[in-house]
The RNA shown here (transfer RNA) has 73 nucleotides and comes from Nitrospiraceae bacterium UBA2166. The source organism's lineage runs through Bacteria, Pseudomonadati, Nitrospiria, Nitrospirales and Nitrospiraceae.
RNA sequence: GGCGGUGUAGCUCAGUUGGUAGAGCAGCGGACUCAUAAGCCGCGGGCCGGGGGAUCGAAACCCUCCACCGCCA
Numbered sequence: 001g002g003c004g005g006u007g008u009a010g011c012u013c014a015g016u017u018g019g020u021a022g023a024g025c026a027g028c029g030g031a032c033u034c035a036u037a038a039g040c041c042g043c044g045g046g047c048c049g050g051g052g053g054a055u056c057g058a059a060a061c062c063c064u065c066c067a068c069c070g071c072c073a
Base pairs, nucleotide, nucleotide: 001072002071003070004069005068006067007066010025011024012023013022019056027043028042029041030040049065050064051063052062053061
């Protein structure tokens, strides 16, 4: 340099033909207990990698850039 893949909550990942962004774990609070843990109940947390475009409407489609991974040179 060329081709392909990935980028969504603190971490690991879903998001089924475009129509209000989710789960588990972690964190915080509560109840329980003499106390702690486990288990139980509840809560908060997101410019969906950046910018632009098409659309009534984009995490998703198009263009461009950035980061990481793989293959080729």

Annotation: Its mean pLDDT, the model's own confidence on a scale to 100, is 82. It matches the Rfam family "tRNA". About the family: Transfer RNA (tRNA) molecules are approximately 80 nucleotides in length.